Context: one part of a larger RNA
């Protein structure tokens, strides 16, 4: 200088507390990870920062693991070789299947792994030898540089004090003065208005024209022509700056509160992550140094296992009902995706699903009925008309193939569970709960990841008591 202190002082922060919400911890299931088992249950990753995580939803493939069987060695030099290297093959044995090996034999007709090296290949071995990348510290604000001054020096000072601020933001003091990383600004979506543009998007307004109603005034709808107002689509601009006004402050910096505004004081979400620091993760993404395996630790085939199950943890899903289930009815969505793709409709089937099939390379056509709201009935506190595990039966899809191990539909069954100890989790607003939708992996499969969207709240607008973290100071048997 730095660490550390159950010293002190200031300060952040729902991965802190406090005020309220909803969970988890207990049941039953899908998940994942430990242990045990097992031929083999490949491997990694283990406070927070490892456990729906390796896009890791695994039938084969993946595939690294198990059994089983096969396959191959560029080049070199030695031994062999027309006294036949090599390759091929009926039929039978072996096999899960093989002329892969065996019997027995025929063909070819020049090179050959038999040995030593040397390779090729390795998701073999080291993330403590590495690149890249990512993760946490970090929703932080701190990290340092020139010149000057101070000190024998190591160093210090600027980086401090006072207010402030999300912020080493900023303002005023100040032996400093100024500058760089990072903060901000910057970039993107969203919210408001304007311009521009008008099909595949819109439909106010008009034209004719048809159908129905009629009080004969007209009204509802269909089509078609104009149309670009509107909605939206997507491409340019604008708007917001404590600018305005008052209070407080020190006539600062800035706080409060008002006005106007679509919006106010970082507008709201994100994107972009400093010097470092955990010998943090990843050699199994890819690259790579060294080390090893090299006829195996290369690579095929075929089963099989990663799906095992006295038990333990971790996410979650569904529920224990009445603000609730259940029938019927009846509304309103937005982001995505589509060619050996989405498939309307049509016949069929009780369903799942078939058979045929327009349109659509998609603002056109399809996916695709959002759900939960609402309306109306029924159930009435019960292990129930709550729950829906597990078994039986019988039907469907994909694929070569569903026994080990797949989704799906119908009947039928009807366990556990009566709101969950100690403990803990997440969350300040279009949030949190909830409700349904895409898409991603994908032949098949979503309680998973990632987005949309609809309904829509309590309660703080505070503090440093617990936990974290920053800065200043003090002590120090510590480097």
């Nucleotide at each position: 200088u730095g660490g550390c202190g159950g010293g002190g002082g200031a300060g952040u922060a729902c991965u802190a507390c406090a005020a309220g919400g909803g969970g988890u911890g207990g049941a039953u299931g899908c998940u994942g990870c430990g242990g045990u088992u097992u031929a083999a249950u490949u491997g990694g990753a283990u406070a927070c920062a490892a456990c729906g995580c390796c896009g890791g939803a695994c039938a084969a493939c993946u595939c690294a693991c198990c059994a089983g069987g096969g396959a191959a060695g560029a080049c070199a030099g030695c031994a062999c070789u027309a006294u036949g290297a090599u390759g091929g093959u009926c039929a039978g044995c072996u096999u899960g299947a093989a002329g892969a090996g065996c019997u027995u034999a025929c063909u070819u007709g020049a090179g050959g792994c038999g040995c030593u090296g040397a390779g090729a290949a390795g998701u073999g071995g080291u993330g403590c030898a590495u690149g890249g990348c990512c993760a946490c510290c970090g929703c932080c604000a701190g990290c340092u540089c020139g010149u000057g001054c101070u000190g024998u020096g190591a160093a210090g000072u600027g980086u401090c004090c006072u207010g402030u601020u999300a912020a080493g933001u900023c303002a005023g003091g100040c032996a400093a003065c100024g500058a760089g990383c990072g903060a901000g600004a910057c970039c993107c979506a969203c919210g408001c208005c304007u311009c521009c543009a008008g099909u595949u998007g819109c439909a106010a307004c008009u034209c004719a024209u048809c159908u129905u109603c009629u009080u004969c005034g007209g009204a509802a709808g269909g089509u078609g022509g104009g149309g670009c107002a509107c909605u939206c689509u997507g491409g340019a601009g604008g708007g917001a700056c404590c600018g305005c006004c008052g209070u407080g402050g020190a006539u600062a910096a800035c706080a409060c509160g008002g006005a106007g505004g679509a919006a106010g004081g970082g507008g709201u979400g994100g994107g972009c992550g400093a010097c470092g620091g955990u010998a943090g993760g990843u050699c199994a993404g890819u690259a790579u140094g060294c080390c090893c395996u090299g006829a195996a630790u290369u690579u095929c085939c075929u089963g099989g296992g990663c799906u095992a199950c006295a038990c333990g943890c971790g996410g979650c899903a569904u529920a224990c009902a009445a603000u609730g289930c259940g029938a019927c009815g009846c509304a309103c969505a937005a982001u995505a995706g589509g060619a050996u793709g989405c498939g309307a409709c049509u016949c069929u089937g009780a369903a799942a699903g078939g058979a045929g099939a327009a349109g659509c390379c998609a603002a056109a056509c399809c996916c695709a009925u959002a759900a939960a709201a609402c309306g109306u009935c029924g159930c009435u506190u019960a292990g129930u008309u709550u729950g829906g595990a597990u078994u039986g039966a019988g039907g469907g899809u994909u694929g070569g193939g569903a026994c080990u191990c797949a989704c799906c539909c119908u009947c039928a069954u009807g366990a556990a569970a009566a709101u969950g100890g100690a403990a803990u989790c997440c969350c300040u607003a279009g949030u949190a709960a909830u409700c349904g939708c895409g898409u991603g992996u994908c032949a098949u499969u979503a309680u998973c990841g990632c987005g949309c969207g609809g309904u829509g709240a309590a309660u703080a607008c505070g503090u440093c008591c617990c936990u974290u973290c920053u800065c200043c100071u003090u002590g120090c048997a510590c480097a």